This is a predicted structure of a 74-nucleotide RNA (transfer RNA) from Candidatus Shikimatogenerans bostrichidophilus. Rfam family: tRNA. Rfam's curators write: Transfer RNA (tRNA) molecules are approximately 80 nucleotides in length. Gene Ontology term of the family: triplet codon-amino acid adaptor activity.

RNA sequence: GGGUGGUUAGCUCAGGGGUUUAGAGCAUUUGUUUUACAAACAAAAGGUCACUAGUUCAAAUCUAGUACCACCUA
Numbered sequence: 001g002g003g004u005g006g007u008u009a010g011c012u013c014a015g016g017g018g019u020u021u022a023g024a025g026c027a028u029u030u031g032u033u034u035u036a037c038a039a040a041c042a043a044a045a046g047g048u049c050a051c052u053a054g055u056u057c058a059a060a061u062c063u064a065g066u067a068c069c070a071c072c073u074a
Stems, first nucleotide, its partner, number of pairs: 001073007010026004018057001028044005050066005
C1' cells in the first nucleotide's frame, strides 16, 4: 500500500429500516432484609448508537467519506 471485520451505558455484548430518540448481564446508587457485612429481592441513574454527509415518510440499522482498533496479504 491492498483486502476483510469491528466501533451501541463505566465494562462485556444484543439489536441488520417502523416509533416513548434503544435493551441485557456485570458494575454504581437507593431501599427492604441482617447486630453488621455479604448474598437475595425491589427500584433508580447512566447512551448526542465513533464522526460528517447522503438515501428514505422514517436510519443505531442502508450508502459514501473520515478517524481509530483487530486480522490477512504484498